[in-house]
Context: one part of a larger RNA
Molecule: large-subunit ribosomal RNA, domain I
Organism: Mariniblastus sp.
RNA sequence: GGUAUAUGGGGGAUGUCUUGGCAUUAGAAGGCUAUGAAGGGCGUGAAAGUCUGCGAAAAGCUUGGGGUAGUUGACAAACAAGCGUUGAUCCCAAGAUCCCUGAACCAGCGUGUACUGAAUACAUAGGUACAUUGCAGCGAACCGAGUGAACUGAAACAUCUAAGUAACUCGAGGAAGAGAAAGAAAAAUCGAUUCCGUUAGUAGCGGCGAGCGAAAGCGGAACAGCCCAAACCACUGGGGUUUCCCUGGUGGGGUUGUAGGACUUUGCACAUGAGAGUUAGAAAACUUUGGCUAGAAGAACGACUUGGAAUGGUCGACCACAGAGGGUGACAGUCCCGUAUUUGAAAGCUACAAGUCUCUCGCAGAGCACCUGAGUAGGACCAGUCACGUGAAACCUGGUCUGAAUCUACGGGGACCAUCCCGUAAGGCUAAAUACUCUCUAAUGACCGAUAGUGAACUCAGUAGCGCGAGUGAAAGAUGAAAAGAACCCCGUUUAGGGGAGGGAAAGAACCUGAAACCAUAUACCU
Numbered sequence: 001g002g003u004a005u006a007u008g009g010g011g012g013a014u015g016u017c018u019u020g021g022c023a024u025u026a027g028a029a030g031g032c033u034a035u036g037a038a039g040g041g042c043g044u045g046a047a048a049g050u051c052u053g054c055g056a057a058a059a060g061c062u063u064g065g066g067g068u069a070g071u072u073g074a075c076a077a078a079c080a081a082g083c084g085u086u087g088a089u090c091c092c093a094a095g096a097u098c099c100c101u102g103a104a105c106c107a108g109c110g111u112g113u114a115c116u117g118a119a120u121a122c123a124u125a126g127g128u129a130c131a132u133u134g135c136a137g138c139g140a141a142c143c144g145a146g147u148g149a150a151c152u153g154a155a156a157c158a159u160c161u162a163a164g165u166a167a168c169u170c171g172a173g174g175a176a177g178a179g180a181a182a183g184a185a186a187a188a189u190c191g192a193u194u195c196c197g198u199u200a201g202u203a204g205c206g207g208c209g210a211g212c213g214a215a216a217g218c219g220g221a222a223c224a225g226c227c228c229a230a231a232c233c234a235c236u237g238g239g240g241u242u243u244c245c246c247u248g249g250u251g252g253g254g255u256u257g258u259a260g261g262a263c264u265u266u267g268c269a270c271a272u273g274a275g276a277g278u279u280a281g282a283a284a285a286c287u288u289u290g291g292c293u294a295g296a297a298g299a300a301c302g303a304c305u306u307g308g309a310a311u312g313g314u315c316g317a318c319c320a321c322a323g324a325g326g327g328u329g330a331c332a333g334u335c336c337c338g339u340a341u342u343u344g345a346a347a348g349c350u351a352c353a354a355g356u357c358u359c360u361c362g363c364a365g366a367g368c369a370c371c372u373g374a375g376u377a378g379g380a381c382c383a384g385u386c387a388c389g390u391g392a393a394a395c396c397u398g399g400u401c402u403g404a405a406u407c408u409a410c411g412g413g414g415a416c417c418a419u420c421c422c423g424u425a426a427g428g429c430u431a432a433a434u435a436c437u438c439u440c441u442a443a444u445g446a447c448c449g450a451u452a453g454u455g456a457a458c459u460c461a462g463u464a465g466c467g468c469g470a471g472u473g474a475a476a477g478a479u480g481a482a483a484a485g486a487a488c489c490c491c492g493u494u495u496a497g498g499g500g501a502g503g504g505a506a507a508g509a510a511c512c513u514g515a516a517a518c519c520a521u522a523u524a525c526c527u
Base pairs, nucleotide, nucleotide: 001526002525003524004523005522006521007520008519009518015512016478017477020448021447022445023444024443025442026441027440028439029437030436031138032137039101040100041099042055043054044053049075050074051073061095062094063093064092065091066090070083071082072081108135109134110132111131112130113129114128115127116126142173143171144170145169146168147167153160157207183190184189194221195220196219197218198217204212205211225429226428227427228373232252233251234250235249236248237247238246239245240244257407259372260371261370263367264366265365266364267363268362273361274360275359276358277357285356286355287354288353289351290350291349292348293347295343296342297341301316302315303314304313305312317334318333319323325337326336327335378402379401380400381399382398383397384396388414409424410423411422412421413420465472466471485511488500489499490498491497
C1' cells in the first nucleotide's frame, strides 16, 4: 500500500407521511371606486420583533341574533393585570370609528342654464358665470373595436404562410357581439340571431407550391318578438310676411311584402269582458313562499388477550335513511367531531310563482294615389373583407369623383341579359341556448408527494439575494403518544463537550427511517 470482515464517523438517498399544490364537476357571484377603491406607509398589545386583526373610539366600540364555560389571535412558553352564568371569549347581520397616502381633489373634461361674442350681415366657433349624486382610478380571463409585426413554413425566397396571431390602445358587460330577411334556396320550399354535431378536409382558393378552406341542407341546444321616421290630425313656439310660406316642440296616428298604412266612405262589434306585464316592447312598490349569510337535534359495545398504548386478535352483542370522511397512544359503523335525516333567522341579501298592483283594447268591403328612411342605392377608379391571392368575381365595407327610382317601384338569386322566384335597403331595441374564472361554497381524482406539486407546504416567499433600472429570483417540511425537552452527581475554563443517573417502546433537539461516495479504527491475509 492492497483485499476481506467487523465497528463507527460522514452524508442525506430511500421508504412512510402531509399542513401545500394541480386538474375537474356542480352551484353562486361576476365587480370595487370622490359616501375616497385596489395598493401602500405609519401606528395600535402590560411586554422587544414578525405575521394576523384593527385605526388616535386603533388584536377593538354599539345594537340585534346564535352559542355556552371558559377567556385576553399566532410564532410562544412563562409572567403581569383583567374579563366571565347579571352569559364573557367566539360566530353571523347591521351600524359607528376609520391617521397619512394613493384616481387623490387644486383642478380638468362632459352636461345644463344664462350672459356675451370673431373672421362675416344674421349666425356659428370661441369666451364668462352658475349648477352638476356625470367621467376619471383599480381588477384574472372572457368580449367588441382600432393599430398591427417578425421568427417560422414554402426544405433558398419575393406573391403566399405564420396571422389579422403576438403586442399596444380604446370601450363595455356579467356575459359581449349578432339578431327579427332588400335572407337562404330552386321549380319544392324554409322562415330572426347564436352555439354544437354533421355536411367535409367536400365544393373551391392557391408561385394550382407550401398551404388555406366554406356554405346550403340535415340532426340537436335554446327559442320572442318589437319600437320609431313619414303620410294625416290637434295644441303650441320661432322666422320671413299684405295673403301665405318655411321651420321647431308636445300629444294622437302608424310600422309592412299575399304589400302595409294615411285620408274619404259603408257595414258590424266594443268592457261586471278579454289580454298582457317588470330582460326588449311603459313602469313602481308590497305581501306570501323558497334560498344564502350564524346554528340545533342526531342511533348503536363490552369482556378477555398481546402490547408503551387497542382502533389489532378471540368471544359475545347492537345501530343503520347514519358502513362518507377525519381524529383519538397501531387498523374504530357503535370513543370524539361528524355523516343520513330532520330542523332554525331579530337583521341583511336574493329568486321564482301567486296575489295586491300596473298597462292595453276591433274587423271587413269600396274609393283615392298622400306616405313608406337621399348625397342614399347604383356607377367609375383605388383598396379592404368575404374559404375566394383580380380572377368570368357577384355580394358586403371604405376613400375620391359622380349620382337614381318612388310600388306600373326597388334590391337579390356568384360577370352580364331575359323569364321566373325570393325579399323590401339607406332608423333603432331585444332574453335564452354560447365564452371565461381574480373569487365563494360543496365535491371528485388509475393527479404530485418536498430536486415532485404553484416560484412559494416552512416564525419571515414574490421573501433573502442579484440588477442603476425595467426586472430577476432561491434554499429551507417530519423528536415523541405526551416535553415526560434530560433533576442530581463526576471530568472540564462558573465553557464546549463527555461519562453516570433519571424518563421513555424507541428516538436527545445537528432529533423518523438513515443508502452510496468519502474518512477512520480493529483483526486476518498478501506485497